[in-house]
RNA sequence: GCGGGUGUAGCACAGUGGUAGUGCAGCAGACUUCCAAUCUGCAGACGAGGGUUCGAUCCCCUUCACCCGCU
Repeated sequence: GCGGGUGUAGCACAGUGGUAGUGCAGCAGACUUCCAAUCUGCAGACGAGGGUUCGAUCCCCUUCACCCGCU
């Protein structure tokens, strides 16, 4: 330098045009003499910019970070 892949919550992952979800973690409450466990609820996220579209996490372009391969 070229090609490919990944990027979503504190962490690990789903979701592939129409309200962004799960588990663990966090906070509050219930239960308990207390703690743990359990149950209920709450908060928090689409790497960045642009385009297409009535509508983009999803499609297209550029870019950034990381990983793999080639040179």

This is a predicted structure of a 71-nucleotide RNA (transfer RNA) from a Candidatus Spechtbacterales bacterium. Lineage of the source: Bacteria > Bacillati > Minisyncoccota > Minisyncoccia > Candidatus Spechtbacterales. RNAcentral holds the sequence, with entries from ENA. Its mean pLDDT, the model's own confidence on a scale to 100, is 84. It matches the Rfam family "tRNA". The family's RNA type in Rfam is transfer RNA.